[in-house]
């Protein structure tokens, strides 16, 4: 000083894994907002082009002249000549992958000014500028002639040096000013600073593998300040390269910055130290120093001036414009400090520098007020209307002045006499005054902060996951909160988190990941011991890693930021001097690793050659007649020219039955009939024999199923391809017929596979147990077996440990070591470009772009399955009657209409809501009306209530008139009731059942849902609840890591069937009377009412079953036998089921209406389609007679006897009955007689006429009756529905609704069957189990092709540009070399002439420029090819279940 996570795949759930967030940074921008200071910091883009201003000059003490002053001493100025500085300081990063930078080393140099030292500074020459004249030019700018001076420039002397071996040779100067300086030259050192060399380090790409003629080395020679192929000449063939040359992209490097817990990662703004640049390109020249940013020359592209001849120019210096771009400051002051040049020196110069100015760009400091103050003001928002929060916040009291504004002082920065831009700045000090100062993002989870209006899959939002389709904490706006704060937030970029490239510190059986296998060079690693060396390795010293920055500690600004000093630290690199344990290296050695060599053993190990039989096909021939084959069922085929079928014979080519095995062998791929040559590998046994010879294996090489490919055989059976038959909606398939390549075989290619134990070799060590194969010992035996060992294979189980989990487990997926392959999210993809192999298919190697948040692996629950198992149910089977056809009742759909009100829609809507629409109901249209309202509760005013009556209307409703004066009282008034005002509010069958309650349906009376402890499991979950039996039953019973509850199940409840008591009126009558009649006395024995109770439990037997549950029995009893029949009773959940129109209700709607009221219409329409019923099609019937025997139930606005009338419906009259008493009430199928099979004496529908009831009212639109009329229809296709016993069928009775209105519903009893093997198939269900990509859960889920948009991307005749590059051509400057026509002041020479020097000539070199090819990158391209992605297209169903032909993987 020290390591944080968290969302997001799933119904959940553990992993793998990948996107996303929290943090710090920044030369930052953009959005809103903006008070002060202080320190820093500001073109990352166009090294784009730049106007204007400055930025490098100084020196008369080097020099001549000029001009002006003048005190006449002089002084000031200065164009030119010269020194000396413009090589420093300032910029900017384009180029550079390199000795360029880093860091440590060297050795063959140079070094101006500066410092030390030692020595000179002696004697001469000749120009040139200036200027003067003259002269060209628009102009830069020159040309000629004349004069002139130096510390310009030239010769000589002298010399320490220097070069030679010597001799000898070379070789230097400058003076000013003044009386001491200073400057010149020579040599020596220093110190600075610069050149040169090496080790080591220093970015991606191998889809970049070979590269290199000055090229590597060598001699000479030239060069250079200096080694060096540095340049040349000859001579040699080398040099570099997989430890990555060459190439091609990127890139100024470093100290450091940022971030990280570190390691590491990004990065190279400011600030410091290199390095390379100065319009682009070449090039030298002066100088110590430059191939020179503000010098020269040439070329070029650009500007700009021109009198068109010819000329100027370079902001990557500080300011500043244009320009790109998101974006980066004033054309400011100042030389007062530090520092530079030049001067002796004042001193000049100094956009270095110091400051100011502009920007919240960054860091760091301050304030925008403190204390008290609850009536919890007012207002805001929210509300359950109570409140609740803004909020001690604010009014207001009291207090402060930091900052603000005014006044007054006023620095230090200056070492130095003068001199201060900042600056009237910092800082003091007074006065005034809460005064002048808050915003900005968030508030669905990560992530701190919630409410209400709007909107309503719109608008938006959004880092991920995701929010919005009418109650959005997720969009907008308010309130209110949370977080930071002169600043907030957004975006971009970096590092963290991410252990997601893992050295620290990760994987590869299924999730990405082991090469199909082996051999083997390089490399990398390696047994025991002994000695010697230090290279690794450890520690000790020394030198070095520049300041500045990081860390401490200490000072200075009030503090901090900043700064100022000491300090400590620096892991590298060098050097030295040691240590020897280990790893290296060398030397002698050892045998345990590895191999040799001897004896045995197994073996489908490999090749080459022989040989078999058995099937199959074909061919001949016998026998023999109609089929044969083939299938789900068929047909194509093949047969009377004789097949199939049989027999004998003869050919062909493939493959090798039993043995045969989780047995064997091989390195894999892969070996199977026998005998033989040749031939690799393996083990076991003893322990002879070398002496580490070993392991692994990058590139390399062998070998490598099946399909395929060439070449030439072969071909019986099988059989892509094709053909024909079937199947389908199609059927390029699944079946069947045929059938070509192929399959065999020889030589050669290909090199791939789900080449799999999905598990790389190799070695060591870690519990056993049970097979099998090969061998060996041992006991044993006459010997073989058997049995134990023990040594190598092969398998199953299984501890410990691992593992996400499945699961591995001495044959590891376990503990450990060495090497080698290989992975880093899905898809685009193993594709696309290159390359490299192939004869071709192909392989191998191997991306981008774009797009998506997952893609995955294991395992649990579930639901499903054209998976299995085991049951069950009127579920098939068996019956028995029906529906569908007909007529007609009903309900819907659909149409129609002003309206046909409105809800119910597969089972589980459709004779459902609705137990009854002519008005009413009425919710719907039409039309005239009405507005505090039919309905409630408050205020006030009147007034009894309240009945009559007139008038007008279709009526609501409007206008009038009369009558009436109540109850109660404490006498004050009340209570009900009408009526008027106005406002609060009433009112809605108005929407939403996908906001609710509550009911209700449905699986389904199906056996099943569950919990709590405990136990396994990381965990989701499991266990119980499975399992063996049983049952209607999770009914019970035995077992069991479970034991126990709990809702369900069963009982309890109700009613039928039997018996007992009790009671006996309306009921009942056996016995006594008695009557027409149980009518009446009498009775309560029985029927029967209705109270209590008993009864039945598999309780007896027998048989079976584990002796248990239990199950069987035409058993015994008994009224009833195995839950005895019905019934009420419906677990935990599905269906966002159904209902907001029963009721209730939240939100949203409407309020002279979408509220109330009336008259009318309409819910009853009618080309048709569908439930569900009735009635029928007739002889088991019609009709007429006759008249038997019920049971439930209703009845006072009611049900009616009995008498009457009428053909009836009904009337008229009235008796009994508030019901065991009267009445509805006749039950009816029965019985007998008659018709005799026909559209009828079947059926009744329509339709006329005449009526009856019920209601104010029967037209739309009720029922009935009578008489007439007499439709369709003769048992109803496909399809489909109830029923298992008092059941279906049939029959008829009641009832609720209800005035009236039933073919519905709901009850009632009478007569009264058949059939059930059985569980195969259909449908629904329960339980175990077993797959899954399904989970909104198979009505799932998902694939491909077309079609349409759109995006990115490959191919593409060409085309345009960039870079490199080879060959040639031309050849500006320039410097070097030759030349010596031309010219020429110093020196030599008397002179001519030399030395020499200019200018020119030539010559190779080289920039730019040309041509021609090549290589490489990129832009464009008609048209093309596959990919993503897209809403609800189209066409099929390939995957997932046995997915319906198992999938899959490689070839065709």
């Nucleotide at each position: 000083a020290u390591u944080a996570g968290a969302g997001u795949u799933u119904g959940a759930u553990c992993c793998u894994g990948g996107c996303u967030c929290a943090g710090g940074a920044u030369g930052a921008a953009c959005g809103c907002u903006g008070g002060c200071g202080g320190u820093a910091u500001g073109c990352u883009u166009a090294a784009c082009a730049c106007a204007u201003g400055c930025a490098a000059g100084u020196c008369g003490a080097a020099c001549g002249g000029u001009u002006c002053c003048u005190u006449c001493g002089g002084g000031a100025a200065u164009a030119g000549u010269g020194g000396c500085g413009g090589a420093c300081g300032g910029g900017u990063g384009a180029g550079u992958a390199a000795c360029g930078c880093g860091u440590g080393a060297g050795a063959a140099u140079c070094u101006g000014g500066c410092u030390u030292c030692a020595g000179g500074u002696c004697c001469g020459g000749g120009a040139c500028a200036a200027c003067a004249g003259u002269u060209g030019g628009a102009a830069a700018c020159g040309g000629c002639u004349g004069c002139u001076a130096a510390u310009a420039c030239c010769g000589g002397a002298u010399g320490u040096g220097c070069c030679g071996a010597a001799a000898g040779g070379u070789g230097a100067a400058a003076g000013g000013c003044u009386a001491g300086c200073u400057g010149c030259c020579u040599g020596a050192a220093g110190a600075u600073g610069a050149g040169c060399u090496c080790g080591c380090g220093u970015c991606c790409g191998a889809u970049u593998a070979g590269c290199u003629a000055g090229u590597u080395g060598g001699u000479g020679u030239g060069g250079u300040a200096a080694a060096a192929g540095c340049g040349c000449a000859c001579c040699a063939a080398g040099g570099c390269g997989a430890c990555g040359a060459u190439c091609g992209g990127u890139a100024g490097c470093u100290g450091g910055u940022c971030u990280g817990a570190g390691a590491g990662g990004a990065u190279g703004a400011u600030c410091a130290g290199c390095c390379a640049c100065a319009c682009u390109g070449g090039a030298a020249c002066u100088g110590a120093g430059a191939c020179a940013c503000g010098g020269u020359c040439c070329a070029g592209a650009c500007u700009c001036c021109u009198a068109c001849g010819g000329g100027a120019g370079g902001c990557a210096g500080c300011a500043g414009u244009g320009g790109g771009g998101a974006a980066u400051u004033u054309u400011c002051c100042g030389c007062a400090a530090u520092g530079g040049g030049c001067g002796a020196a004042a001193g000049c110069c100094u956009g270095a520098c110091g400051g100011a100015g502009c920007a919240a760009u960054a860091c760091c400091g301050c304030g925008u007020g403190a204390g008290g103050g609850a009536g919890g003001a007012a207002g805001g928002c929210u509300c359950u209307u109570g409140g609740g929060u803004u909020g001690u916040a604010a009014a207001c009291c009291u207090c402060u002045u930091u900052u603000c504004u005014c006044a007054g002082g006023g620095a230090a920065g200056a070492a130095u006499a003068a001199u201060g831009a900042c600056g009237g700045u910092a800082c003091c000090u007074g006065a005034g005054g809460a005064a002048u100062c808050a915003g900005c993002a968030u508030c669905g989870g990560c992530u701190a902060a919630c409410u209400c209006c709007g909107u309503g899959c719109c608008a938006g939002c959004a880092g991920c996951c995701g929010c919005g389709g009418u109650a959005a904490u997720a969009c907008g706006g308010a309130g209110g909160a949370u977080g930071c704060a002169a600043g907030c937030g957004u975006u971009a970029u970096c590092c963290g988190g991410a252990a997601u490239g893992a050295u620290u510190g990760g994987g590869c059986g299924u999730a990405a990941a082991g090469c199909g296998u082996c051999c083997g060079c390089a490399g990398g690693u390696g047994g025991c011991a002994a000695u010697u060396c230090a290279a690794g390795u450890c520690g000790g010293c020394u030198g070095u890693c520049a300041a500045a920055g990081c860390g401490u500690c200490u000072g200075g600004c009030u503090c901090a930021a900043c700064u100022a000093g000491a300090u400590a630290a620096g892991g590298g690199c060098a050097g030295u001097g040691g240590a020897a344990a280990c790893u290296g290296a060398a030397u002698a050695g050892c045998u345990a690793g590895a191999g040799u060599a001897u004896g045995g053993u197994a073996g489908g190990g490999g090749u080459a050659g022989a040989g078999g039989g058995a099937a199959u096909u074909c061919c001949u021939g016998g026998u023999g007649u109609a089929g044969c084959g083939g299938u789900g069922a068929a047909a194509u085929g093949c047969g009377u020219a004789g097949a199939g079928a049989u027999c004998a014979g003869g050919a062909a080519g493939a493959a090798c039955a039993c043995c045969g095995g989780u047995g064997g062998c091989g390195a894999a791929g892969g070996c199977g009939c026998u005998c033989u040559g040749c031939u690799g590998g393996a083990c076991c046994a003893a322990a002879a024999c070398u002496g580490a010879c070993a392991c692994u294996g990058a590139g390399g090489g062998a070998c490598g199923a099946a399909a395929g490919c060439u070449a030439g055989g072969g071909g019986a059976g099988c059989g892509a391809a094709u053909g024909g038959g079937a199947u389908u909606a199609g059927a390029u398939a699944c079946c069947c017929c045929a059938g070509u390549a192929g399959u065999c075989c020889u030589a050669g290619c290909c090199g791939u596979a789900a080449a799999c134990g999905a598990u790389g070799g190799a070695u060591a060590c870690u519990a056993g147990g049970c097979g099998u194969u090969a061998c060996g010992u041992g006991u044993a035996u006459c010997g073989a077996c058997c049995c134990a060992c023990g040594u190598a294979g092969u398998g199953c189980c299984g501890c410990a440990g691992c593992c996400a989990a499945c699961g591995c487990g001495u044959u590891a997926a376990g503990u450990a070591u060495c090497c080698c392959g290989c992975c880093u999210g899905g898809g685009g993809a193993g594709u696309a470009c290159g390359c490299c192999g192939g004869c071709a298919a192909c392989g191998g190697u191997g991306a981008a772009a774009c797009u998506c948040a997952a893609a995955g692996g294991a395992a649990u629950u579930g639901a499903c399955g054209g998976g299995g198992g085991c049951c069950c149910g009127c579920a098939c089977a068996a019956g028995c009657g029906g529906u569908g056809g007909a007529g007609u009742a009903u309900g819907u759909g659909g149409u129609u209409u002003a309206a046909u009100u409105c809800g119910a829609u597969g089972c589980a809507a459709c004779g459902c809501g609705a137990a009854g629409a002519a008005c009413c109901u009425u919710a719907c249209c039409a039309g005239g009306g009405u507005u505090u309202g039919a309905c409630a509760u408050g205020u006030c005013c009147g007034g009894a209530a309240c009945u009559u009556c007139u008038u007008u209307g279709a009526a609501a409703g409007g206008a009038g008139a009369a009558g009436g004066u109540g109850c109660c009282u404490u006498c004050g008034g009340g209570a009900g009731c009408c009526g008027g005002a106005a406002c609060a509010c009433a009112g809605g069958u108005g929407g939403u059942g996908c906001a609710u309650g509550g009911c209700u349906g449905u699986c389904g009376u199906c056996a099943g849902c569950u919990c709590g402890u405990g136990u396994c499991g990381u965990g989701a979950g499991a266990u119980g609840u499975u399992g063996g039996g049983u049952u209607a039953a999770g009914u019970c019973c035995c077992g069991c890591a479970a034991c126990g509850a709990g809702c369900g199940c069963a009982a309890c409840c109700c009613u039928c069937g039997c018996c007992u008591c009790u009671a006996g009126u309306u009921g009942c009558c056996a016995u006594c009377a008695u009557u027409c009649a149980g009518u009446u006395g009498g009775g309560c024995a029985c029927u029967c009412u209705a109270g209590a109770g008993g009864g039945a439990c598999u309780g007896c037997c027998g048989g079976u079953g584990a002796u248990a549950a239990g199950c069987c029995g035409a058993g015994a009893g008994g009224a009833a036998g195995g839950u005895g029949g019905g019934g009420a009773u419906g677990a935990c959940g599905u269906c966002a089921a159904g209902u907001c129109c029963u009721c209730a209700u939240g939100g949203c709607c409407c309020u002279u209406a979408c509220g109330g009221g009336c008259u009318g219409g309409g819910c009853u329409a009618c080309a048709c389609a569908c439930g569900u019923g009735c009635u029928a099609c007739a002889a088991u019937g019609g009709c007429g007679g006759u008249g038997a025997c019920a049971a439930u139930g209703g009845g006072c606005a009611g049900c009616u006897a009995a008498g009457g009338g009428g053909c009836g419906a009904c009337c008229c009259c009235g008796c009994g009955c508030u019901a065991a008493u009267c009445c509805c009430a006749a039950a009816a199928a029965g019985c007998c007689g008659u018709c005799u099979c026909a559209g009828u004496u079947c059926a009744g529908a329509u339709u006329g006429c005449a009526c009856u009831c019920u209601g104010c009212a029967a037209c739309u639109c009720g029922a009935g009756u009578g008489c007439a009329u007499g439709a369709a229809g003769g048992u109803g296709g496909a399809a489909u529905c109830g029923c298992u016993a008092g059941u279906a069928a049939u029959c008829g009775u009641g009832g609720a609704u209800c005035a009236g209105c039933a073919u519905g519903c709901c009850a009632c009893g009478g007569u009264g069957a058949a059939u059930a093997c059985g569980u195969u198939c259909c449908c629904g269900g329960g339980c175990c189990u077993u797959g899954u990509a399904c989970a909104c859960a198979c009505c799932g889920c998902c694939c491909g092709u077309c079609a349409c948009a759109c995006c990115a991307u490959g191919g593409g005749a060409g085309u345009u540009g960039g870079u490199c590059u080879u060959a040639c051509c031309c050849g500006a400057c320039g410097g070097c070399g030759c030349u010596g026509c031309g010219c020429c002041a110093a020196c030599c020479g008397c002179a001519a002439g030399g030395a020499g020097g200019c200018a020119g000539g030539c010559g190779a070199c080289c920039a730019c420029g040309g041509u021609a090819g090549g290589g490489u990158c990129a832009g464009c391209g008609a048209c093309u090819g596959g990919g993503g992605u897209g809403a609800a297209g189209u066409c099929g169903u390939a995957a997932c279940a046995a997915g319906g032909u198992a999938a899959c993987c490689a070839a065709u």
Background
Predicted 3D model of a 1452-nucleotide RNA (small-subunit ribosomal RNA) from an uncultured bacterium. Its Rfam family is "Bacterial small subunit ribosomal RNA". Gene Ontology terms of the family: ribosome and structural constituent of ribosome. The RNAcentral record of the sequence draws on ENA.